[in-house]
Context: one part of a larger RNA
RNA sequence: GAUUGAACGCUGGCGGCAUGCUUAACACAUGCAAGUCGAACGGCAGCACGAGAGAGCUUGCUCUCUUGGUGGCGAGUGGCGAACGGGUGAGUAACGCGUAGGAAUCUACCCUAGAGCGGGGGAUAACCCGAGGAAACUCGGACUAAUACCGCAUAAUCCCUGAGGGGCAAAGUGAGCCUCUGAUAUAAGCUCACGCUUUAGGAUGAGCCUGCGUCCGAUUAGCUAGUUGGUGGGGUAAAAGCCUACCAAGGCGACGAUCGGUAGCUGGUCUGAGAGGACGAUCAGCCACACUGGAACUGAGACACGGUCCAGACUCCUACGGGAGGCAGCAGUGGGGAAUAUUGGACAAUGGGGGCAACCCUGAUCCAGCAAUGCCGCGUGUGUGAAGAAGGCCUGCGGGUUGUAAAGCACUUUCAGUGGGGAGGAGACGUUCAGUAUUAAUAGUACUGAGCUGAGACGUUACCCACAGAAGAAGCACCGGCUAACUCUGUGCCAGCAGCCGCGGUAAUACAGAGGGUGCGAGCGUUAAUC
Numbered sequence: 001g002a003u004u005g006a007a008c009g010c011u012g013g014c015g016g017c018a019u020g021c022u023u024a025a026c027a028c029a030u031g032c033a034a035g036u037c038g039a040a041c042g043g044c045a046g047c048a049c050g051a052g053a054g055a056g057c058u059u060g061c062u063c064u065c066u067u068g069g070u071g072g073c074g075a076g077u078g079g080c081g082a083a084c085g086g087g088u089g090a091g092u093a094a095c096g097c098g099u100a101g102g103a104a105u106c107u108a109c110c111c112u113a114g115a116g117c118g119g120g121g122g123a124u125a126a127c128c129c130g131a132g133g134a135a136a137c138u139c140g141g142a143c144u145a146a147u148a149c150c151g152c153a154u155a156a157u158c159c160c161u162g163a164g165g166g167g168c169a170a171a172g173u174g175a176g177c178c179u180c181u182g183a184u185a186u187a188a189g190c191u192c193a194c195g196c197u198u199u200a201g202g203a204u205g206a207g208c209c210u211g212c213g214u215c216c217g218a219u220u221a222g223c224u225a226g227u228u229g230g231u232g233g234g235g236u237a238a239a240a241g242c243c244u245a246c247c248a249a250g251g252c253g254a255c256g257a258u259c260g261g262u263a264g265c266u267g268g269u270c271u272g273a274g275a276g277g278a279c280g281a282u283c284a285g286c287c288a289c290a291c292u293g294g295a296a297c298u299g300a301g302a303c304a305c306g307g308u309c310c311a312g313a314c315u316c317c318u319a320c321g322g323g324a325g326g327c328a329g330c331a332g333u334g335g336g337g338a339a340u341a342u343u344g345g346a347c348a349a350u351g352g353g354g355g356c357a358a359c360c361c362u363g364a365u366c367c368a369g370c371a372a373u374g375c376c377g378c379g380u381g382u383g384u385g386a387a388g389a390a391g392g393c394c395u396g397c398g399g400g401u402u403g404u405a406a407a408g409c410a411c412u413u414u415c416a417g418u419g420g421g422g423a424g425g426a427g428a429c430g431u432u433c434a435g436u437a438u439u440a441a442u443a444g445u446a447c448u449g450a451g452c453u454g455a456g457a458c459g460u461u462a463c464c465c466a467c468a469g470a471a472g473a474a475g476c477a478c479c480g481g482c483u484a485a486c487u488c489u490g491u492g493c494c495a496g497c498a499g500c501c502g503c504g505g506u507a508a509u510a511c512a513g514a515g516g517g518u519g520c521g522a523g524c525g526u527u528a529a530u531c
Base pairs, nucleotide, nucleotide: 001531002530003529004528006527007526008525009524010523013378014377015376016375017374018373019371020370021336026334027333028332030331031330032329035080036079037078040077041076043073044072047071048070049069050067051066052065053064054063055062056061057060087289088288089287096214097213098212099211100210101209102208105206106205110202111201112200113199114198115197116196118152120150121149128141129140130139131138132137158167159166160165172194173193174192175191176190177189215261216260217259222252223251224250227249228248229247230246231245232244233243234242264286265285266284267283268279269278270277271276291312292311293310294309295308314325315324316323317322342368344367345366346365350364351362352361353360354359381411382410383409384408391402392401393400394399415472417467418466419465420464421463425458430452431451432450433449434448435447436446437445438444475520476519477518478517479516480501481500482499486515487514488513489512490511496503497502
C1' cells in the first nucleotide's frame, strides 16, 4: 500500500447492489418447513344443494327426521412423492476431492419402437359390536371394495439350459357417441384420453475400478495373518478376500510405509510485476453428517435430517404400570462470545411434488424488515458580497489571522417531505370461434391460429409532474522526524504521550486545552488478520 463474513471508539442525510453465529456439530419453548390424487376403492364424519316424511304456523317460510341422489369430502384402503429441495463441516490425509481414463453394472418418471392387456379366486382396513389402558395405543368378533393381493391361460429377439427343453406378466378409470332389451337409468358395443404388462434402444441419474496430483512431524523405522496370491463354494445390480474352507508365503516401506498432529476437497478469493504466499464466507460442483453408537426394512433409488428397531446420555408427561422427543430446515429462545438480523408477506414470477385438469402444497424461491458490514452513486446549496463588520486567537501594539468565511442581496430545489399520475416483471390457465389430425361421427380428444375475460406478494414499485422553503442533513483523525500540517496558555521526569526513534526535570511545534492548519469525508480512526 492492498484486502476482510470483521470487532471497538467518535460521528451519522438518502438511494442502489451485495453480505450478515468465523465461537458451543451447545441445549432448545412455540409456529410453520411434504404433500397430493374422489378420473384407483369401499364409503359419508362435517358443509352445501336436491328429494321424501312429520310438526309449527305468519300459507310459504321455519324446525326435526330420513335419503350418497348431487357438489364435494374427515378418517381409512390404494398410487405417486417423501432418497429432491433446504442445513451444517463434526468426521475424513481417503480413490474423499481434482484430473485423465476404464469395464463387470443398475436406472422410477421421460422419449422412440415391437408385442400384449384373456379368464378366475380368497382376503383385509374403514364402518359396526365388544374388551383392556391414566395415556400412547392395543386386542377380539362379524361385514365389505379396489389400479391392494394370489393362482390359471397366453410367451418372445426376455430368463435358465446339458441346446433336447423348461420358466415368467398385466388393471382398469374417465369423456363422448350409438343401438337392442326395457317403465326409466345403466350395462354391453365403438372411438378417444390417461393408465397397466413385457421387450429393445435412448436420455438422465447412480454404483464400481485404475494412472497421476493433493498439509506438517523421522525427537514416529519398520508395518501387515484375510495380511498377499491361488482353487472350490457363497454373495452383489456389478469386478474383487467382498465373505468362507483349503493351499502357497507372500504384500508395503528412506521415491517415507506405519504412527502422531492438523484439515472437508475443488472452481475460485485476497495479495503480488510475476514466480509465489495465504485462504476455501457468500455463489457453483463433489463428499460426509443429521442427539451419540449400531442395524436393517420399504423402495427404481436410503442403510433414510422432519421413517422404523435396539442401546446410551439428556429433557418432558404419568394414575408409577408405562409412554413421548430430537431446529447442523425458516423464524425465534437461553448459553458461549469482541461479534452476526424478523417468532414478517406471497406462491404474482422461477423451479419442485401430486393431479387429465381446475387446482392444492412448497420458510425452495421471490420479496419486505433490521445492520454504514462492504462496494458504488447523490446530497448537505449556487452566484455575488470588503465597512476586509463583530467576536475569537496571535502581536514587535503598527497590525496580522480566522476571511468572501459570515451578514446582506439575487437565485436554484437534487435528495428527504406533501399531493397527483404511472410502466415493466403476465408468458399462461379458462372460455368462444376457425383450421388440421384421429374417428362411423358435425361428439369427444390433441395440436395450431385468432378473439374475449380474469390473475402482482413486492407496492404508497421504478419513473414522471406539481407544491413550499436554504429550508431537514458533517464529522473524524492528525500537525517533532518518518509524514502533508504551528503558535499561545497550563503542567514541570508530575500528569501524561508513544508504531519506531523518542518527548516531559519552568520558555514543551512531541503531555492537556485553545486558536490556526493538514488529510480523508457519511464516514474517520484503532485493534486483529493475510500478502